Small-subunit ribosomal RNA, central domain from an uncultured bacterium, 351 nucleotides, folded computationally. The prediction has a mean pLDDT of 82. The RNAcentral record of the full RNA draws on ENA and SILVA.
[in-house]
Context: one part of a larger RNA
RNA sequence: CUGGGCGUAAAGAGUGCGCAGGCGGCUCUGUUAGUCUAAUGUGAAAUCCUUGGGCUCAACCCAAGAACUGCAUUAGAUACUGCAGGGCUAGAGUGCGGGAGAGGUAAGCGGAAUUCCUGGUGAAGGGGUGAAAUCCGUAGAUAUCAGGAAGAACACCGGCGGCGAAGGCGGCUUACUGGAACGCAACUGACGCUCAUGCACGAAAGCGUGGGGAGCAAACAGGAUUAGAUACCCUGGUAGUCCACGCCCUAAACGAUGGAUACUGGGUGUUGGGAAGAUUAUUUCUCAGUGCCGUAAGCUAACGCAUUAAGUAUCCCGCCUGGGGGAGUUACGGCCGCAAGGCUAAAACUC
Numbered sequence: 001c002u003g004g005g006c007g008u009a010a011a012g013a014g015u016g017c018g019c020a021g022g023c024g025g026c027u028c029u030g031u032u033a034g035u036c037u038a039a040u041g042u043g044a045a046a047u048c049c050u051u052g053g054g055c056u057c058a059a060c061c062c063a064a065g066a067a068c069u070g071c072a073u074u075a076g077a078u079a080c081u082g083c084a085g086g087g088c089u090a091g092a093g094u095g096c097g098g099g100a101g102a103g104g105u106a107a108g109c110g111g112a113a114u115u116c117c118u119g120g121u122g123a124a125g126g127g128g129u130g131a132a133a134u135c136c137g138u139a140g141a142u143a144u145c146a147g148g149a150a151g152a153a154c155a156c157c158g159g160c161g162g163c164g165a166a167g168g169c170g171g172c173u174u175a176c177u178g179g180a181a182c183g184c185a186a187c188u189g190a191c192g193c194u195c196a197u198g199c200a201c202g203a204a205a206g207c208g209u210g211g212g213g214a215g216c217a218a219a220c221a222g223g224a225u226u227a228g229a230u231a232c233c234c235u236g237g238u239a240g241u242c243c244a245c246g247c248c249c250u251a252a253a254c255g256a257u258g259g260a261u262a263c264u265g266g267g268u269g270u271u272g273g274g275a276a277g278a279u280u281a282u283u284u285c286u287c288a289g290u291g292c293c294g295u296a297a298g299c300u301a302a303c304g305c306a307u308u309a310a311g312u313a314u315c316c317c318g319c320c321u322g323g324g325g326g327a328g329u330u331a332c333g334g335c336c337g338c339a340a341g342g343c344u345a346a347a348a349c350u351c
Stems, first nucleotide, its partner, number of pairs: 003321004007303002012317001014201004021194003025088007033081002035077008049065006091191001092188003095184003103177007110154001114150008125136002162169002206247006215241002220236004258316006266293011298305002323351003333344004
């Protein structure tokens, strides 16, 4: 390198867009480049292989043949692929119809709760735990009523429900805006699939500048527990959590399962659309999504997967290559970053 693989053994990039590249629907005509056939030339000799021979054998040497799987030229073949031109509509897209949704961004609004502030009532406890204590309270707490302020999150509905490429998205209203599925077949006529490099997005934590700060809460302090307790429990509490802008670019970023297309038994839910029958409480069929059960197959080392495949096939990309450690927060170098660090990624040594 090939072969063989990638749910759990090593291995699917976190996700998308997409240039180059690779691959690509039905059909007609042309061309004959790839492809195939034949001939000719060439493919030095030696070596390798076969046969025969020479040194007593062998190594070695000599002769002949084969081979050198290649290249070029010429003459043909035209199924497939390519190229050029024409046609088509099943792929893809546009249009029209109706229309589901926590899809995104911005602005405004709302109630419950929490904490704090002010005032009223009120009296000695409250809080907390396994039990306590630290803590709060006669300077009037806790409780309760009224008023006010602030920030954050949106109970019920809520659902193995929906939307989004993934990360993710949940009070209400408005504005702007992305993408579907479905139905009809009017239009375009292969415009497609995948995608190294590249570009964009990317939870949480973290970073920079400026705001904000109710609750919660790394660090930290105290009280307990304990042999000790740098913890688990309790009382406090700062970053942070929130907003704007700019970075960071990582996750068990998981379905541990890349994308696309076609095909391959069933059963039962649910979401959205459509059709038919029925007509007022319900049925059947179909398309797209999302779940469950499962051997009738098939696959798998087994577990299990099974029309949402890990089945049967094709195309494209990514990745793996004795194992554990060293080491995927490693070293060195390079690129990126304000830093933290990220990406790429060894070896010695050791079992």